[in-house]
RNA sequence: AUAAGAUAAAGCCAAACCUGUCGUAAAAUACGGACGGAUGCCACGGGUCAAUGUUGAUAGCCGGGUUGCCUCA
Repeated sequence: AUAAGAUAAAGCCAAACCUGUCGUAAAAUACGGACGGAUGCCACGGGUCAAUGUUGAUAGCCGGGUUGCCUCA
């Protein structure tokens, strides 16, 4: 450097729920918490949710793209 990803290691993230903030809402966010997880980022395609007049949300739904860490070879 390339490829790969476990009965590995070191770490990491964090459901439900609680309180605050914010939003019409879905939701998001901070603290607490830990169901679980590869579950970092992207709303491009599909799905689902909200709104209602073509707009938002969800990457912890699936596909895709992309980044980083670790390790056998």
Annotation
This is a predicted structure of a 73-nucleotide RNA (c-di-GMP-I riboswitch aptamer) from a Bacteroidales bacterium. Its mean pLDDT, the model's own confidence on a scale to 100, is 78.